[in-house]
Molecule: transfer RNA
Organism: marine eukaryotic metagenome
RNA sequence: CGGGUGUAGCUCAGCGGUAGAGCGCUUGCUUCCCAAGCAAGAUGUCGGGGGUUCGAAUCCCCUCUCCC
Numbered sequence: 001c002g003g004g005u006g007u008a009g010c011u012c013a014g015c016g017g018u019a020g021a022g023c024g025c026u027u028g029c030u031u032c033c034c035a036a037g038c039a040a041g042a043u044g045u046c047g048g049g050g051g052u053u054c055g056a057a058u059c060c061c062c063u064c065u066c067c068c
Stems, first nucleotide, its partner, number of pairs: 002068003006064001009023004017054001025041005047063005
């Protein structure tokens, strides 16, 4: 210098129009207890800053982390 990566506690989806899934966590039901199962719930400055747009996780620019 070039390419890639960053989104929930973890692993990852989402490629302009309300941020999601699985696992995990909390509460309840069930059980003598645990596990499993079922029901409900909590959790995000979308790495940071700026721009474009009616609207940005998504497009553009700068920057930081990590990988090649």